A computed fold for a 509-nucleotide part of an RNA from a metagenome, annotated as small-subunit ribosomal RNA, 5' domain. Its mean pLDDT, the model's own confidence on a scale to 100, is 82.

[in-house]
Context: one part of a larger RNA
RNA sequence: GGAUGAACGCUGGCGGCGUGCCUAAUACAUGCAAGUCGAACGAGGCUCGAUUUCUUCGGAAUGAGAUGUCCUAGUGGCGAACGGGUGAGUAACGUGUUGGUGACCUGCCCCAAAGAGGGGGAUACCAGUUCGAAAGAAUUGUUUAUACCCCAUAAUGUCGUCGUGAUUGAAUACGUGACGAAGAAAGGAGAAAUCCACUUUGGGAGGGGCCUGCGUCCCAUCAGCUAGUUGGUAAGGUAAUGGCUUACCAAGGCAAUGACGGGUAGGGGACCUGAGAGGGUGGCCCCCCACAAUGGAACUGAAACACGGUCCAUACAUCUACGGAUGGCAGCAGUAGGGAAUAUUGCUUAAUGGGCGAAAGCCUGAAGCAGCAACGCCGCGUGCACGAUGAAUGUCUUCGGAUUGUAAAGUGCUUUUUGAGAGGAAGAGGAAGGACGGUACUCUCAGAAUAAGCCUCGGCUAACUACGUGCCAGCAGCCGCGGUAAAACGUAGGAGGCGAGCGUUAUUC
Numbered sequence: 001g002g003a004u005g006a007a008c009g010c011u012g013g014c015g016g017c018g019u020g021c022c023u024a025a026u027a028c029a030u031g032c033a034a035g036u037c038g039a040a041c042g043a044g045g046c047u048c049g050a051u052u053u054c055u056u057c058g059g060a061a062u063g064a065g066a067u068g069u070c071c072u073a074g075u076g077g078c079g080a081a082c083g084g085g086u087g088a089g090u091a092a093c094g095u096g097u098u099g100g101u102g103a104c105c106u107g108c109c110c111c112a113a114a115g116a117g118g119g120g121g122a123u124a125c126c127a128g129u130u131c132g133a134a135a136g137a138a139u140u141g142u143u144u145a146u147a148c149c150c151c152a153u154a155a156u157g158u159c160g161u162c163g164u165g166a167u168u169g170a171a172u173a174c175g176u177g178a179c180g181a182a183g184a185a186a187g188g189a190g191a192a193a194u195c196c197a198c199u200u201u202g203g204g205a206g207g208g209g210c211c212u213g214c215g216u217c218c219c220a221u222c223a224g225c226u227a228g229u230u231g232g233u234a235a236g237g238u239a240a241u242g243g244c245u246u247a248c249c250a251a252g253g254c255a256a257u258g259a260c261g262g263g264u265a266g267g268g269g270a271c272c273u274g275a276g277a278g279g280g281u282g283g284c285c286c287c288c289c290a291c292a293a294u295g296g297a298a299c300u301g302a303a304a305c306a307c308g309g310u311c312c313a314u315a316c317a318u319c320u321a322c323g324g325a326u327g328g329c330a331g332c333a334g335u336a337g338g339g340a341a342u343a344u345u346g347c348u349u350a351a352u353g354g355g356c357g358a359a360a361g362c363c364u365g366a367a368g369c370a371g372c373a374a375c376g377c378c379g380c381g382u383g384c385a386c387g388a389u390g391a392a393u394g395u396c397u398u399c400g401g402a403u404u405g406u407a408a409a410g411u412g413c414u415u416u417u418u419g420a421g422a423g424g425a426a427g428a429g430g431a432a433g434g435a436c437g438g439u440a441c442u443c444u445c446a447g448a449a450u451a452a453g454c455c456u457c458g459g460c461u462a463a464c465u466a467c468g469u470g471c472c473a474g475c476a477g478c479c480g481c482g483g484u485a486a487a488a489c490g491u492a493g494g495a496g497g498c499g500a501g502c503g504u505u506a507u508u509c
Base pairs, nucleotide, nucleotide: 001509002508003507004506006505007504008503009502010501013380014379015378016377017376018375019373020372021338026336027335028334030333031332032331035078036077037076040075041074043072044071045070046068048065052061053060054059085291086290087289094216095215096214097213099211100210101209104208105207106206109204110203111202112201113200114199115198117151118150119149120148126141127140128139129138130137131136158181159180160179161178162177164175165174187196188195189194217263218262219261224254225253226252229251230250231249232248233247234246235245236244266288267287268286269285270281271280272279273278293314294313295312296311297310316327317326318325319324344370346369347368348367352366353364354363355362356361383413384412385411386410394403395402396401418446419445420444421443422442423441427436453498454497455496456495457494458479459478460477464493465492466491467490468489474481475480
């Protein structure tokens, strides 16, 4: 000198764009953050309402059903594995980069081919009974489906046996053939045409699993480590390879090119600095990983061993009729605590994106906006011109004067800002639809009006005098100042630097 997610002191006019719990992965009141589909299904409600009956002629009751862009507790489907948060753990099961998968999976989406035949039994909701303070549970009866089950059908797909070809060679891989075995399905909307769904198979796209070479912090005051350990055979398991697991067999495997142990730490793109080489950092944004009170486990599913799912244990907290129940902000706000320190319990689904739906649409604290904070960067302003009797005041003085100083006053001008009034967007491709927002912006009027501080002045280092103090009080980054004439302390005048900031502290090059 540069930099910062900064903090502290003094000061503070405006705008744009960013950024904002670095500490306790501490505990959390309250609200919201994942739903959607009635064009899968039965049922119920609401609404419309033919008809019929009564009538005081106003109306009341009844209530068929092609009324309905209506509502939904339940069954069912899809989603909830994305999006959002945090960095505790992890030194390698991570990550970056190079490859492999002849060892693999893939819902939704795209392309292609074929199919969609027949039958069955339940069950929620509901109604009843019972237990319980509640949470909830048990039981009897009844019922639908794109829920569930059975049979049939079956190819270029799967599995088994056999044959054959390619491959340097071989296999469970590839090509081709024979035989055998197992394995599918669902309907809905519409007047119809048709549309949307369903099943199987092949290919693709995108996504993922696994393996692998190389790189990836400190300590040797850590030198030996290892029994599923290293390899083989067989079996199990997985989508798949593999000690992944098990049985048996062999005795291996790693290590000064640092094993093992200990400490620290999420990694990268990047960011800061530097001429570079390097050094430091990993906040915001993007990619990957890990985690979801702590520890463990599986279920469902294309995908999880699942933040707002389940089960068990633990700690904590809440409710309780003491028998038992319930909860998990490292989502967005917000609270307490900790701390030098970090914001609103805001608005909107208008845009973008996501989920569901045929669609209308619904949901979305993702996101878009607004609020708070000089926390950072950038921009603008606090006026401009003239004005000498060099006024007054202050300070210094050799008492002549010097300086403050064109500074002020005064005269003329301007209106960025400010205030008031009027108009007023784009962002929305196509009919409508704008949270932001009566915002940005534009026009008119008023009037210099509403707006300057902070640090320093011995040398480094730009800027000096007076008074006070008297090794005291104090200053200080280093050298060092202060003991009676202090340019170094304190105050004043003046000066220098930067300027809505200026200094200090911390960290880093």